Small-subunit ribosomal RNA, 3' major domain from an uncultured bacterium, 478 nucleotides, folded computationally.
The RNAcentral record of the full RNA draws on SILVA.

Context: one part of a larger RNA
RNA sequence: UGACGGGGGUCCGCACAAGCGGUGGAGCAUGUGGUUUAAUUCGAUGCAACGCGAGGAACCUUACCAGGGCUUGACAUGCUGGUAGUAGGAGCCCGAAAGGGUGACGACCUUUGGUUUUCCAAAGGAGCCAGCACAGGUGCUGCAUGGUUGUCGUCAGCUCGUGUCGUGAGAUGUUGGGUUAAGUCCCACAACGAGCGCAACCCUUUUCCUUAGUUGCCACAGGUAAUGCUGAGCACUCUAAGGAGACUGCCAGGGACAACCUGGAGGAAGGUGGGGAUGACGUCAAAUCAUCAUGCCCCUUAUGUCCUGGGCUACACACGUACUACAAUGGCUGUUACAGAGGGAAGCUAAUUCGCGAGGAGGAGCAAAUCCCCAAAGGCAGCCCCAGUUCGGAUUGCAGGCUGAAACUCGCCUGCAUGAAGUCGGAAUUGCUAGUAAUGGCAGGUCAGCAUACUGCCGUGAAUACGUUCCCGGGCCU
Numbered sequence: 001u002g003a004c005g006g007g008g009g010u011c012c013g014c015a016c017a018a019g020c021g022g023u024g025g026a027g028c029a030u031g032u033g034g035u036u037u038a039a040u041u042c043g044a045u046g047c048a049a050c051g052c053g054a055g056g057a058a059c060c061u062u063a064c065c066a067g068g069g070c071u072u073g074a075c076a077u078g079c080u081g082g083u084a085g086u087a088g089g090a091g092c093c094c095g096a097a098a099g100g101g102u103g104a105c106g107a108c109c110u111u112u113g114g115u116u117u118u119c120c121a122a123a124g125g126a127g128c129c130a131g132c133a134c135a136g137g138u139g140c141u142g143c144a145u146g147g148u149u150g151u152c153g154u155c156a157g158c159u160c161g162u163g164u165c166g167u168g169a170g171a172u173g174u175u176g177g178g179u180u181a182a183g184u185c186c187c188a189c190a191a192c193g194a195g196c197g198c199a200a201c202c203c204u205u206u207u208c209c210u211u212a213g214u215u216g217c218c219a220c221a222g223g224u225a226a227u228g229c230u231g232a233g234c235a236c237u238c239u240a241a242g243g244a245g246a247c248u249g250c251c252a253g254g255g256a257c258a259a260c261c262u263g264g265a266g267g268a269a270g271g272u273g274g275g276g277a278u279g280a281c282g283u284c285a286a287a288u289c290a291u292c293a294u295g296c297c298c299c300u301u302a303u304g305u306c307c308u309g310g311g312c313u314a315c316a317c318a319c320g321u322a323c324u325a326c327a328a329u330g331g332c333u334g335u336u337a338c339a340g341a342g343g344g345a346a347g348c349u350a351a352u353u354c355g356c357g358a359g360g361a362g363g364a365g366c367a368a369a370u371c372c373c374c375a376a377a378g379g380c381a382g383c384c385c386c387a388g389u390u391c392g393g394a395u396u397g398c399a400g401g402c403u404g405a406a407a408c409u410c411g412c413c414u415g416c417a418u419g420a421a422g423u424c425g426g427a428a429u430u431g432c433u434a435g436u437a438a439u440g441g442c443a444g445g446u447c448a449g450c451a452u453a454c455u456g457c458c459g460u461g462a463a464u465a466c467g468u469u470c471c472c473g474g475g476c477c478u
Stems, first nucleotide, its partner, number of pairs: 007478007015468002019432005026324002029321005034315002042053002064310007073134001077133007088105001091102004108125007136299002139297001141295001145293002147288003150284001152282001157196006163172003176187003202276004207244007216234002220231003247270001250264005326425001330384007342373003347366002352361003391422001396417007438460007
């Protein structure tokens, strides 16, 4: 000077408390450990690994295993020599393919010369063969590194120049009194200033104005079984450009006449309005050599590379994260409303039609405010009558559909049948303070196919917070 303390003071945070919903029990999905295996590729391991890299393992991917092949190589550049029915290559033979043989047919580019052209000749290139340099490595080391990232933590801190003090390490400033979300601001002060952070500037959302009016809209009129369908229009909604608006600006009280705090007015919005992006100096030899790059080491007929099949999907078990439930605030049947955001050309696909259905046929429209994409919880009516049930849907059998060369290992979906555990979960533990939790569906990326995951979107929409004694983490002073 720091760090630490079951020292002290003070302040904050879903940290506790007050509440609401979960996890831990069941089934299943998924990841991990373990075990197994020829292989179950590798990495990530308290918070900060475990629906993580992976935003999608049937083949491919793929790095793993078994077997079969290749050796200047699947890929790049250069050098030397060689090569003319050469390169390419239908087909045939061996083969699981890769690959190895054979092989009808059969080339190209540039320059020069001959030539009317066709064509011919020469040189060079490209290609091939042999050889050499080399390629190649998801091999090792993240404790040799760059880059990137997590974390404390969006916590309010971390420093410097000059001056002053101290023999010096250092201190001061940055402490103190107030105040703030904030080292935010005010006042005081041997300090005076400054930088990185804070805040603001950026995006979005909430209100209004102006401009603009198609594919959007519909106050007026017409028309229909119905529909912006038609006329007219750009008022309104909306879209997307530009502006306005919020600044403690105004009032009252408190306060040190300050900073600021409390209440009020006006206002769509009130005291950083809500949300996002933004992550200081640093910490953890944190993570990553398997995104990429890269030093050293290692392999070089193999630790490279190609292929077929298998594996990554195993299963006495243990853990994490989700989903579905255990029902009546419900299940089933019928009927009836209301979104937002996003995607669409090897694409989205309407009407119509076949099928109980998944789906098939069909092909209008749409490179999109034009066409396609049903919202569901909700409302109304009926059945069920508290049961392992009309709850629950695992598991299994049969029959089908779709994608794709190919669904056995190992895809998704449909129908019929089957109908397991489960009656609200021990110790323990977790999320959340408002359009939030809870609950309901929808879309997208990945993607041939495959979503209970992830990323977004809207619908319905709570309870509680006395307070800071305690648990956890953090800031400042001592």